The RNA shown here (transfer RNA) has 72 nucleotides and comes from Patescibacteria group bacterium UBA6023. The sequence was found in a public genome assembly. Its mean pLDDT, the model's own confidence on a scale to 100, is 82.
[in-house]
RNA sequence: GCCCUUGUAGUUCAAUGGAUAGAACAGCUCCGUCCUAAGGAGUAGAUGCUGGUCCGAUUCCGGCCAGGGGCA
Numbered sequence: 001g002c003c004c005u006u007g008u009a010g011u012u013c014a015a016u017g018g019a020u021a022g023a024a025c026a027g028c029u030c031c032g033u034c035c036u037a038a039g040g041a042g043u044a045g046a047u048g049c050u051g052g053u054c055c056g057a058u059u060c061c062g063g064c065c066a067g068g069g070g071c072a
Stems, first nucleotide, its partner, number of pairs: 001071007010025004018055001027043005048064005
């Protein structure tokens, strides 16, 4: 330098163009307990950036950024 691939919540993962983007663990609040824990109830939190296509984009397309792999 070229090619492929990945990027969603604090973490690990879902979501084949149509919903209010969903779950587990973690966090916070409350209950619980003498205290802690287990357990129970509730709650906040995410689409790498920027354009494009489309009635509608996490999803398709381009560029950029970052991680991984391959070739030279």

Record summary
Rfam family: tRNA. Rfam describes the family as follows. Transfer RNA (tRNA) molecules are approximately 80 nucleotides in length. Rfam classes the family as a transfer RNA.